[in-house]
RNA sequence: GCACCGUUAGCUCAGUCGGUAGAGCAGGAGUCUCUUAAACUCAAGGUCGCAGGUUCGAUUCCUGCACGGUGCA
Numbered sequence: 001g002c003a004c005c006g007u008u009a010g011c012u013c014a015g016u017c018g019g020u021a022g023a024g025c026a027g028g029a030g031u032c033u034c035u036u037a038a039a040c041u042c043a044a045g046g047u048c049g050c051a052g053g054u055u056c057g058a059u060u061c062c063u064g065c066a067c068g069g070u071g072c073a
Base pairs, nucleotide, nucleotide: 001072002071003070004069005068006067007066010025011024012023013022019056028042029041030040031039049065050064051063052062053061
């Protein structure tokens, strides 16, 4: 330098063809219990890496860039 893959909640990851962003774990509150743990319930937590473009509408499609990984040179 070129090609491919990845970037979504604090962490690990889903998100089917463009139409209200989700789960598990962690953390918070509660129920239960003499207490703790376990179990159960509830709530909160997101500029979907950044900037543009297309579109009535973009996490999703297109372009550029950044970061990480793999391969080739």